This is a predicted structure of a 413-nucleotide RNA (Bacterial RNase P class A) from an Anaerolineales bacterium. Rfam family: Bacterial RNase P class A. By type it is a ribozyme. Rfam's curators write: Ribonuclease P (RNase P) is a ubiquitous endoribonuclease, found in archaea, bacteria and eukarya as well as chloroplasts and mitochondria. Its best characterised activity is the generation of mature 5'-ends of tRNAs by cleaving the 5'-leader elements of precursor-tRNAs. Cellular RNase Ps are ribonucleoproteins. RNA from bacterial RNase Ps retains its catalytic activity in the absence of the protein subunit, i.e. it is a ribozyme. The source organism's lineage runs through Bacteria, Bacillati, Chloroflexota, Anaerolineae and Anaerolineales.
């Protein structure tokens, strides 16, 4: 320069002009009251980083509540933070992707508690695992074959032995040399198959090497060993349990010792361990309080025409007309409500999350529900989206800027 990785921040700005809504203040109005106004004027203030999903944790408030266990539900590597968490920070373990900065997935027990599953494929899917391919052994079982090896018959041949004759001075011994039997050994032939062999094939047994199927097949590899194989033995290597040592506050880690233990996976299937957790929710809940209806007193007149008389009408007179009190409490009002586990900055202390301390800061709180439109500038004004008791987190949605630190790769000094 360029392309990434990451942590954090910002989510229009500004001015005019109409309009909305709470509150403050005034003017009018309503209303038996509580209180209220969709009515004018004037001022101050008005949506978020996620207000939003309603997951997960908690304040708050009402209910239930001796105390203990059961059940129900969630959480699960370790330490730390926090009011609390399934969050957040730091590690550790086993993996996956990236050249690298980084980024991501899982995490309590599966032999030493039990049960359960394990598709499809294969001969066996889990504790007497498998024999379908194949290796191996036996058989008084059935074939094949003379290609091989034996055996039996025949032929040459070496040698060797034995008898027998010639030869040499030779009767014998003893040397040569020949026939003749014979025997080991070599080759060569010709047949034989209840002689063995070899080969297929039944049966009957051993086998866990090899092939082969699956995600997964009950360590690995190499010597021994076997009929053939095997942790069957050995060694070296995994891996499992155990004992030590060291390191660390844990998880863990490195090292060393023994034991052939070799033990599949699945707990987000049930179970088994530690912990945790009582139940509803702002329509929570608290305050006031018309009307009708009700209890309870009083109680002979009341009410209209009509402000007084008078008079006429209705209602009443113990089957009470009125009127008064009293208690739940509708409708309707009011609170509950926005200042709080708060936020920014600095100091300390801490790797970090975060926390102590001092300063500063804060203006939505409606109840049919307000926070909006149009113009101008600021290149362009545009994303995703609205409070509804209230805080902590996750998650998801989102145009576009900015700031840091870090990685790769290319140029130049």
């Nucleotide at each position: 320069c360029a392309a990434g990785u990451u942590g954090g921040c910002c989510g229009g700005g500004u001015g005019a002009u109409c309009g909305c809504g709470u509150c403050u203040g005034g003017a009018g109005g309503c209303g038996u009251g509580a209180g209220c106004c969709a009515u004018c004027c004037a001022g101050c203030c008005g949506a978020g980083g996620a207000a939003a999903g309603u997951c997960c944790g908690c304040g708050c408030u009402c209910c239930a509540c001796a105390g203990a266990g059961c059940a129900c539900g969630g959480u699960g590597c370790c330490g730390g933070g926090u009011a609390a968490c399934a969050c957040c920070c730091g590690g550790g373990g086993c993996g996956g992707g990236g050249u690298g900065a980084c980024c991501u997935g899982c995490c309590g027990g599966a032999a030493g508690a039990g049960g359960g599953c394990c598709a499809c494929a294969g001969a066996g899917a889990a504790g007497u695992g498998c024999a379908g391919u194949g290796c191996c052994g036996g058989c008084c079982c059935u074939c094949a074959c003379a290609c091989c090896c034996g055996g039996c018959c025949c032929c040459u041949c070496u040698c060797c032995c034995g008898u027998u004759c010639g030869c040499g001075a030779a009767a014998a011994c003893c040397g040569c040399g020949a026939a003749c039997a014979g025997g080991c050994g070599a080759g060569g032939g010709a047949g034989u198959g209840a002689u063995g062999g070899u080969g297929a094939g039944g049966c009957c047994g051993g086998c866990g090497a090899g092939g082969g199927u699956g995600a997964a097949a009950c360590g690995g590899c190499g010597c021994g060993g076997u009929a053939a194989g095997a942790g069957c033995g050995c060694a070296c290597c995994g891996g499992c349990g155990u004992c030590c040592a060291c390191a660390g506050c844990a998880a863990u880690g490195u090292g060393g010792g023994c034991g052939g233990c070799c033990a599949g996976g699945c707990a987000a299937c049930c179970c088994c361990u530690a912990c945790c957790a009582g139940g509803a929710g702002a329509a929570a809940g608290g305050c006031c309080a018309a009307a009708c209806a009700g209890a309870g007193g009083c109680g002979a007149g009341g009410c209209g025409c009509u402000g007084c008389u008078c008079g006429c009408g209705c209602c009443g007179c113990u089957u009470g007309a009125g009127u008064c009190u009293c208690g739940g409490g509708u409708a309707g009002g009011c609170c509950g409500c926005u200042a709080g586990a708060g936020u920014c900055a600095g100091c300390c202390a801490g790797c970090a999350a975060u926390g102590u301390c001092u300063g500063g800061c804060c203006g939505a709180g409606a109840g049919a529900g307000a926070u909006g439109a149009u113009c101008g500038c600021c290149u362009a004004a545009a994303a995703c989206a609205g409070a509804a008791c209230g805080c902590g987190g996750c998650u998801u949605a989102c145009g576009g800027g900015c700031c840091g630190a870090c990685u790769u790769g290319g140029a130049c000094a």